RNA sequence: GAUUUAUACAGAAGAGGUAAGAGAUCAGGCUCGAUGAUCCUCUGGCAACCGCCAAAAAUGCGCUCAGCAUACGGAAAGGUGCCAAUUCCUGCCCAACAAAGGGACAUAUAAACG
Numbered sequence: 001g002a003u004u005u006a007u008a009c010a011g012a013a014g015a016g017g018u019a020a021g022a023g024a025u026c027a028g029g030c031u032c033g034a035u036g037a038u039c040c041u042c043u044g045g046c047a048a049c050c051g052c053c054a055a056a057a058a059u060g061c062g063c064u065c066a067g068c069a070u071a072c073g074g075a076a077a078g079g080u081g082c083c084a085a086u087u088c089c090u091g092c093c094c095a096a097c098a099a100a101g102g103g104a105c106a107u108a109u110a111a112a113c114g
Base pairs, nucleotide, nucleotide: 003112004111005110006109007108008107013043014042015041016040017039021032022031023030026091027090028089029088044083045082046081049079050078052074053073058070059069060068061067087106092103093102094101
């Protein structure tokens, strides 16, 4: 990188370095940026996908038992992720039309799989 599933209007910033563009890609808009953005490092934090803890009751599997799984719950020491703006907004379809809403695609992240 491919496939599958889930999530994406919540949440969480300081310091140092670097240097001119940056916000995934293309286009349009809008925003951030020499009062230093983006990126990198450190520290701090957010969240709870995996993992962990718990197990009274519930559901499913198991003839039964043992047990396993799922959902709910807990913590935040582990593996990731994230810490301007909804994934910054729009682009395709439906609806609406002064404006709004829903879905799809794409993207991102996690887990699984090969």
The prediction has a mean pLDDT of 78. This is a predicted structure of a 114-nucleotide RNA (SAM riboswitch aptamer (S box leader)) from Marivirga lumbricoides. Rfam family: SAM riboswitch aptamer (S box leader). From the family's description: The SAM riboswitch is found upstream of a number of genes which code for proteins involved in methionine or cysteine biosynthesis in Gram-positive bacteria. RNAcentral holds the sequence, with entries from Rfam.